The part of an RNA shown here (small-subunit ribosomal RNA, 3' major domain) has 477 nucleotides and comes from a metagenome.
The full RNA is in RNAcentral, with records from SILVA.
The coordinates come from a structure-prediction model, not an experiment, and the mean pLDDT is 83.
Context: one part of a larger RNA
RNA sequence: UGACGGGGCCCCGCACAAGCAGUGGAGCGUGUGGUUUAAUUCGAAGCUACGCGCAGAACCUUACCAGGCCUUGACAUCCCCUGAUCGCCUCAGAGAUGAGGUUUUCCGCUUUGCGGACAGGGUGACAGGUGUUGCAUGGUUGUCGUCAGCUCGUGUCGUGAGAUGUUGGGUUAAGUCCCGCAACGAGCGCAACCCCCGUUCUGUGUUGCCAGCGUAAAGUCGGGCACUCACAGGAGACUGCCGGAGACAAUUCGGAGGAAGGUGGGGAUGACGUCAAAUCCUCAUGGCCCUUAUGGCCUGGGCUACACACGGGCUACAAUGGCCCGUACAGAGGGAAGCUAAAGGGCGACCUGGAGCGAAUCUCAUAAAGCGGGUCCCAGUUCGGAUUGCAGGCUGCAACUCGCCUGCAUGAAGCCGGAAUUGCUAGUAAUCGCGGAUCAGCUACGCCGCGGUGAAUACGUUCUCGGGGCUUGUACA
Numbered sequence: 001u002g003a004c005g006g007g008g009c010c011c012c013g014c015a016c017a018a019g020c021a022g023u024g025g026a027g028c029g030u031g032u033g034g035u036u037u038a039a040u041u042c043g044a045a046g047c048u049a050c051g052c053g054c055a056g057a058a059c060c061u062u063a064c065c066a067g068g069c070c071u072u073g074a075c076a077u078c079c080c081c082u083g084a085u086c087g088c089c090u091c092a093g094a095g096a097u098g099a100g101g102u103u104u105u106c107c108g109c110u111u112u113g114c115g116g117a118c119a120g121g122g123u124g125a126c127a128g129g130u131g132u133u134g135c136a137u138g139g140u141u142g143u144c145g146u147c148a149g150c151u152c153g154u155g156u157c158g159u160g161a162g163a164u165g166u167u168g169g170g171u172u173a174a175g176u177c178c179c180g181c182a183a184c185g186a187g188c189g190c191a192a193c194c195c196c197c198g199u200u201c202u203g204u205g206u207u208g209c210c211a212g213c214g215u216a217a218a219g220u221c222g223g224g225c226a227c228u229c230a231c232a233g234g235a236g237a238c239u240g241c242c243g244g245a246g247a248c249a250a251u252u253c254g255g256a257g258g259a260a261g262g263u264g265g266g267g268a269u270g271a272c273g274u275c276a277a278a279u280c281c282u283c284a285u286g287g288c289c290c291u292u293a294u295g296g297c298c299u300g301g302g303c304u305a306c307a308c309a310c311g312g313g314c315u316a317c318a319a320u321g322g323c324c325c326g327u328a329c330a331g332a333g334g335g336a337a338g339c340u341a342a343a344g345g346g347c348g349a350c351c352u353g354g355a356g357c358g359a360a361u362c363u364c365a366u367a368a369a370g371c372g373g374g375u376c377c378c379a380g381u382u383c384g385g386a387u388u389g390c391a392g393g394c395u396g397c398a399a400c401u402c403g404c405c406u407g408c409a410u411g412a413a414g415c416c417g418g419a420a421u422u423g424c425u426a427g428u429a430a431u432c433g434c435g436g437a438u439c440a441g442c443u444a445c446g447c448c449g450c451g452g453u454g455a456a457u458a459c460g461u462u463c464u465c466g467g468g469g470c471u472u473g474u475a476c477a
Base pairs, nucleotide, nucleotide: 001477002476003474004473005472007471008470009469010468011467012466013465015461016460019424020423021422022421023420026315027314028313030311031310032309033308034306035305042053043052064301065300066299067298068297069296070295073126077125078124079122080121081120082119083118087102088101089100090099091098092097105117106116107115108114109113128290129289131288132287133286137284138283139279140278141277142275144273149188150187151186152185153184154183155164156163157162168179169178170177194267195266196265197264199235200234201233202232203231204230205229208225209224210223213222214221238261241255242254243253244252245251317417321376322375323374324373325372326371327370333364334363335362338357339356343352344351345350383414388409389408390407391406392405393404394403430453431452432451433450434449435448436447
């Protein structure tokens, strides 16, 4: 100087407390451990692994296994030879591939030829490796933590390590600001500058909108751009104003005005560093290793196994509910190998159909909870839907291993969950539906977004966890 303390003081955070909803019990889906297996590819491992890499494992993916094959190779550069390949057809084969048939080169030029492209054959240099080392690395990322810290120059003090500044008194979300001070300044962080939401003004009105006028089934059309909205550009919030407290400060408490008030709400943004943290399987890369194989191609299988254990989810156990009928209101997105309307068929999944739309125009697309009415009457039930049987639909070369969906039948466990444990402070939790990426299809109940309805509680900081500052002890570095 740090680190540590079941030392002290001060302060903060959904850290506790106060509340609300859960998890832990059940069934299912998913990841992991374990076990099994020819293989169940590999990585991730307390917090910071476990719906994680996977924003799509039937083949492919795919790295794993079995079998069948190739050896200058699926891919790149160089050299030599040939001008045929490719494509199409037939045969063999699980296919890779092999055999046969058919067809036959292209471009430029100083065109006996040369050069280039393409393809086949050959030779060796080489290719290739998701093989190993993340403890050789770059890059990227997690975490402490959006915590308020981490340092430097000069000066001063100390033999020196180093200290001072950065400590102190206040204050703040903040090393934020004020005051004081052997310090005076500065840098990286904080804040602000950026984006979205909330109010208003101006401009522009089509595909958007419709107050008044005409038309009328319909913003459908004429018309209009006031309103909504869209897209740009401004204004607005600064403790600016008033009062109290305070040290005449910083600041804080209350008030006015205001759409918004003291950081208005949210996002992006992550200092010096810590964990030899993660990743050589995104990529790049040193060393090492394989080279008729640890490379390459193919078919089939596996990654989907199942006595069990754990994590994070979905659906429930019902009456604030289930079912039936009627009826209302979103936002944000996607769409051409696409979204697919009207109409028709089917109980339905879906099929037929084909209008429109590269989309403020057409379409996905009925939002659902809600509201009105009816029914059920506390029951393992008109709760719950697992499981299984049958019949179908769709995608795809192909749904046996191993897809999703529909209808009928079947109706399991489950009556609110031990010890323990998670999230959340407001348009939040809870609850309700909608969209998107990936994607032929989908094991999505995941993830990322969007809006609808919309709470309770916070006395307080003793305790638990994490963190910041000062100080103290130390036989630790």